[in-house]
RNA sequence: GGGGCUGUAGCUCAUCUGGUAGAGCGCGUCGUUCGCAAUGACGAGGUGGUGGGUUCGAUCCCCAUCAGCUCCA
Numbered sequence: 001g002g003g004g005c006u007g008u009a010g011c012u013c014a015u016c017u018g019g020u021a022g023a024g025c026g027c028g029u030c031g032u033u034c035g036c037a038a039u040g041a042c043g044a045g046g047u048g049g050u051g052g053g054u055u056c057g058a059u060c061c062c063c064a065u066c067a068g069c070u071c072c073a
Base pairs, nucleotide, nucleotide: 001072002071003070004069005068006067007066010025011024012023013022019056027043028042029041030040031039032038049065050064051063052062053061
């Protein structure tokens, strides 16, 4: 220098053909308990690495860029 993969809630990951995003764990409140743990119910939490473009509408398409991993030179 060139190619490929990954980048979504605090963590680990889903969301396949574009219609405004979910799970497990964790966190908060409440119940059960003398209390803790465990368990049940409810709830908070992300506009999807960043910036543009296409579209009525983008996590999902296109371009650029950043970071990590990897292959080639």